Notes
This is a predicted structure of a 469-nucleotide part of an RNA (small-subunit ribosomal RNA, 3' major domain) from a Minisyncoccota bacterium. The organism belongs to Minisyncoccota, within Bacteria. Its mean pLDDT, the model's own confidence on a scale to 100, is 80. It was read from a public genome assembly.
[in-house]
Context: one part of a larger RNA
């Protein structure tokens, strides 16, 4: 000078407490470790893996296996020698399929009168291609993490023989190394705030769309508007605090982008680049192809879904949203079908049509009467629809039957300070189709508690001990 520390002192956070929902107990789904398997492709493994990469594994994807093939090769370029066509249609033989044979039709640019050249392709050699092989402990880009914590670092000067130290320590203050005072220190630069986006309140300009017209909810732009600006009172008459007015918003209105120096030889060679190692034939670590596999189940963990009911379930009737997606797409009226669906096509290249009477929750009547039940719905067993060449492994819906466990959860454990939780829906990417109960957004109704920092966790900043380095 670090760096620990079952020292110490101020500090600070949904860290504790207070509160309100929850996991851990059941069913299932979906990851993972195990196991098993010809193979169950590879990677992530405390906080920082475990609904993660993967925002869509039936072929494909597909990196695994079996088995059948190819070998300058499925993909670049370059060069040389040869042919003149190569494709595209049918068709024949062999085969699972790639493919491999054969036969027929058909068919060509450019410069040139022609020969010929080029160009494009096919054959045959050469120079290579090509690996999702290894090494994330050679790398580069990216990225989690401590943490949006308030820290890092330099320049001049001071001070020490020297490593260093000071500034950055002390006193108020802050969300803040934020600001004020002081002070051998003064400056400075990365960060911190502020600029950026949405959202709340107003005035204005425009009006496709809405509408009978007008307006202007609204859209789409331009400004105002909040700055501790004003009052009291506190305080070092400072910073600045508490409380008040006025105001659609008050002291960072709320949210979201931004993530310093670094830290863990953290993650990624399978996104991508890349060094360097191995591999490149006659049995390839390359390529094609059918089939399987990644869905395999005695178990263990981890993330949701549903659920145990009466602040509930069934049944009719009745309200009120917002973010979006839509031309190989979204599909409406009408009509079949108990229903998934199906016929059927107006409209719409979209503020216009459509998705979508846009919703549930919520309001009104009425059954249920505490019962493993009119609770709960696994699982299973028939007959549907739909997407795909194809649902046996292995789709996702309907309908009828079946109706299993479970009657609030052990030790211990997570979220969350407001339009949050909680608790209802609805839509988007991927997507043919979906294993979505995942994600990522939207709006719907909407609490509770916070006296406070003793204590558990985690970080700051000062001090202190050390046999550590």
């Nucleotide at each position: 000078a670090g760096a620990c520390g079952g020292g110490g002192a101020c500090c600070u956070a949904c860290a504790c407490a207070a509160g309100c929902g929850g996991u851990g107990g059941a069913u299932c789904a979906c990851g993972u470790g195990g196991c098993u398997u010809a193979a169950u492709u590879c990677g992530a493994c405390a906080g920082u893996a475990a609904g993660c990469g993967a925002g869509g594994a039936a072929c494909c994807u597909u990196a695994c296996c079996a088995g059948g093939g190819c070998u300058u090769g499925a993909c670049a370029g370059a060069u040389u020698a040869u042919u003149g066509a190569c494709g595209a249609c049918a068709c024949u033989u062999c085969g699972a399929a790639a493919g491999a044979u054969g036969u027929g039709u058909u068919u060509a640019c450019c410069c040139g009168c022609a020969a010929g050249g080029g160009a494009c392709a096919g054959u045959a050699g050469u120079c290579c291609a090509g690996g999702u092989g290894c090494u994330g402990c050679a790398u580069g880009g990216u990225u989690g993490u401590c943490g949006u914590c308030a820290g890092c670092a330099g320049g001049u000067g001071g001070c020490u023989u020297g490593a260093g130290u000071u500034g950055c320590u002390c006193c108020c203050u802050u969300a803040a190394a934020u600001g004020g005072g002081g002070u051998a220190a003064c400056c400075u630069g990365c960060g911190c705030a502020a600029c950026c986006c949405u959202u709340g309140u107003c005035c204005u300009a425009u009006g496709u769309u809405u509408c009978a017209u007008g307006u202007g909810u609204c859209a789409u732009g331009g400004g105002a508007g909040a700055c501790u600006g004003c009052c009291u009172g506190g305080g070092a008459c400072g910073a600045c605090c508490a409380g008040g007015a006025g105001g659609a918003a008050g002291g960072u209105g709320a949210g979201g982008a931004u993530g310093a120096c670094g830290c863990c030889a953290a993650a990624u060679c399978a996104g991508c680049a890349u060094g360097g190692c191995c591999u490149u034939u006659u049995g390839a670590u390359g390529c094609c192809c059918u089939g399987g596999g990644c869905u395999g189940c005695a178990c263990a963990c981890g993330u949701g879904a549903u659920a145990c009911a009466a602040u509930g379930g069934a049944g009719c009737c009745g309200a009120c949203a917002a973010u979006g997606g839509g031309a190989c797409g979204c599909g409406a009226a009408a009509g079949a079908g108990u229903a998934a669906u199906c016929u059927g096509g107006a409209g719409c290249u979209a503020a216009u049509c459509c998705u979508a009477u846009c919703a549930a929750a919520c309001g009104g009547c009425c059954c249920c009467c505490c019962a493993a039940u009119a609770c709960g719905g696994a699982u299973u067993g028939a007959g549907g629809u739909c997407u795909g060449a194809a649902a046996c492994c292995c789709g996702a819906c309907c309908u009828c039957a079946u109706g299993a466990a479970g009657c609030c959860g052990g030790a211990a454990u997570c979220g969350c300070u407001a339009g949050u939780a909680a608790c209802c829906g609805c839509a988007g990417a991927u997507c043919a189709g979906c294993c979505a109960c995942g994600c990522u957004g939207c709006g719907g109704u909407g609490a509770a508690u916070a006296u406070g920092u003793c204590c558990c966790u985690g970080g700051g900043u000062c001090u202190u001990g050390u046999a550590c380095u």